[in-house]
RNA sequence: GGAGUCGGCCAGGCAGCCGCUGCGCGCAAGCGUGGAGGAAAGUCCGGGCUCCACAGGACAGGGUGCCAGGUAACGCCUGGGGGGCGUGAGCCCACGGAAAGUGCCACAGAAAACAUACCGCCGAUGGCCUCCGGGCACAGGCAAGGGUGAAAAGGUGCGGUAAGAGCGCACCGCGCGACGGGUAACCGGCCGCGGCACGGAAAACCCCACCCGGAGCAAGACCAAAUAGGGGAGCAGACGGCUGGUCCGUCGCGUGUGGUCCGCACGGCUCCCGGGUAGGUCGCUUGAGGUGCACGGUGACGUGUAUCCCAGAGGAAUGGCUGUCCCCGACAGAACCCGGCUUACAGGCCGACUCCUUUU
RNA sequence: CGGGGAUUAGCGCAGCUUGGUAGCGCGCCGCGUUCGGGACGCGGAGGUCGUGGGUUCAAAUCCCGCAUCCCCGACCA
Numbered sequence: 001g002g003a004g005u006c007g008g009c010c011a012g013g014c015a016g017c018c019g020c021u022g023c024g025c026g027c028a029a030g031c032g033u034g035g036a037g038g039a040a041a042g043u044c045c046g047g048g049c050u051c052c053a054c055a056g057g058a059c060a061g062g063g064u065g066c067c068a069g070g071u072a073a074c075g076c077c078u079g080g081g082g083g084g085c086g087u088g089a090g091c092c093c094a095c096g097g098a099a100a101g102u103g104c105c106a107c108a109g110a111a112a113a114c115a116u117a118c119c120g121c122c123g124a125u126g127g128c129c130u131c132c133g134g135g136c137a138c139a140g141g142c143a144a145g146g147g148u149g150a151a152a153a154g155g156u157g158c159g160g161u162a163a164g165a166g167c168g169c170a171c172c173g174c175g176c177g178a179c180g181g182g183u184a185a186c187c188g189g190c191c192g193c194g195g196c197a198c199g200g201a202a203a204a205c206c207c208c209a210c211c212c213g214g215a216g217c218a219a220g221a222c223c224a225a226a227u228a229g230g231g232g233a234g235c236a237g238a239c240g241g242c243u244g245g246u247c248c249g250u251c252g253c254g255u256g257u258g259g260u261c262c263g264c265a266c267g268g269c270u271c272c273c274g275g276g277u278a279g280g281u282c283g284c285u286u287g288a289g290g291u292g293c294a295c296g297g298u299g300a301c302g303u304g305u306a307u308c309c310c311a312g313a314g315g316a317a318u319g320g321c322u323g324u325c326c327c328c329g330a331c332a333g334a335a336c337c338c339g340g341c342u343u344a345c346a347g348g349c350c351g352a353c354u355c356c357u358u359u360u
Numbered sequence: 361c362g363g364g365g366a367u368u369a370g371c372g373c374a375g376c377u378u379g380g381u382a383g384c385g386c387g388c389c390g391c392g393u394u395c396g397g398g399a400c401g402c403g404g405a406g407g408u409c410g411u412g413g414g415u416u417c418a419a420a421u422c423c424c425g426c427a428u429c430c431c432c433g434a435c436c437a
Stems, first nucleotide, its partner, number of pairs: 001356010012325007020035006037331001041342002044340005049216004056262004061212005066080005081095001082093004096207002101205002104200002118146002120142003125139002127136003154172006173196001174194004179188003220282004230273006237251005242245001253267004275436003289308008361433007370386004380417001388404005410426005
C1' cells in the first nucleotide's frame, strides 16, 4: 500500500425567528419544562398486567431438541463439544432416536433393504470325447469387473481359489466393552473383543425428554346519557322434601372466548333482526428503568452504591424558514408495557485482528 | 391497535392430508356443421404454482423469512 474478518457507535450539529402538543404556575396575556426509533415495523417467540374460575385432573393438540450456564421467561444470549467451509482472522449448522415399530425410496435397473444376477467370470466335482496338451454341453458355483441409479450392502494390498468372496491375514475404517480425562456433551490411545451384523429420510408417522389453560388494553373497572327497554329462534324438563315459599335438594339443560370428558362456578342464558349511545374518568407510563463507579464471573450476567426522571395523544402533537459547518440526505414515525428474533437502511466514525506485497 | 384467512392458466376453483404425471369449468385459437351467427362435435395453445432461502435424489405440496389482498372485533339494552 492492497484485500478482508469481527465488535461497538452516530443517524445531522449549533444559533435565531415562528408554530404544534403533554404537564406545572397564572384570572388572563403568557412563562417554565418534557416531546419518537435503532428498528417505533413484521406480530414470529417469551414475559408482565387484566378478565375468565389466581387455572385444577385425564386425553387430544402445539412447541422445543448436542452439553453446561445466564434470565422474570424464551425458539434468546454466553461458554464449551461435534460436523462443514476458508491459506487465515473467522464464519455456518432444526445437531436427540433409523441395531422400538409402521410406512416411503418415482423412473431406470437383475436387484432399493428379508438383498439380487442382465452382461460377465468359472465350470475344479459329476457326464461325454481325446492325438492325454485339452475340448464340448449341462447341472451348478461366484459376485471381482461392466452397466443402471441420487443411493448397490466396508476400502487398499497380499494370500487363497476352478473362478471368486472378510474366505484368511496386515493396515485403515466401523461397532461394542473396559480404562484414562472432563460437571456434561464428548475426547483419547498403548488395551481387548467382533469379520462387519448397522443405506437414506424423523422439515413422514412415530418414540424419548422437557415445556405450554384460554383470550387479549376494542383486556378490564367506574360514572353519565338514551331506547318500541321491542320481535323471532334454541334449550328451559323430571323427581323428591316440608317450614308450602317464585323455598330447598338430586339428575338434566344452558353459559363461563381453544377440542372432548371429569370437576368447579353461575343460572335464565345464547344467537339473529330491530333500537339507542357513540360522552367523560381510570387502566397510562417509575420501569425485570437509564447512567457512573466498585466488586464477583472466561463470558452472558449478577451484587452493592451514588445519581437522574426521559412522550403519553384520542383525528392523534415533535414541524417550517434563515444563517453556518464544501454536500444533509437512508430506512422509517410511539398508541398498555418490557426482553428477544427477523426484516428495511444513504453515509460516516472508532477499536481489535488476519492474509498478500513492498521498504528498512 | 388486535385477531383470522387467502395467493395455482385471462377468470373462478381442485390438487397440498400420504412429496415423483399440474387438472376441471368458463373463456381463447383452428377445423367441421350453417346462407350467416349461436349452440353442438373434433383438435389445440396457454401456468416463474406470489416471492427469496432451506430439508430431500426430487417441493405446488414439508419448514423458515418476506410481499400483496381480503375478512372480523366498541358499548347499552

Background
Two RNAs folded together computationally: RNase P RNA and transfer RNA, 437 nucleotides in total. Rfam match: Bacterial RNase P class A. About the family: Ribonuclease P (RNase P) is a ubiquitous endoribonuclease, found in archaea, bacteria and eukarya as well as chloroplasts and mitochondria. The family's RNA type in Rfam is ribozyme.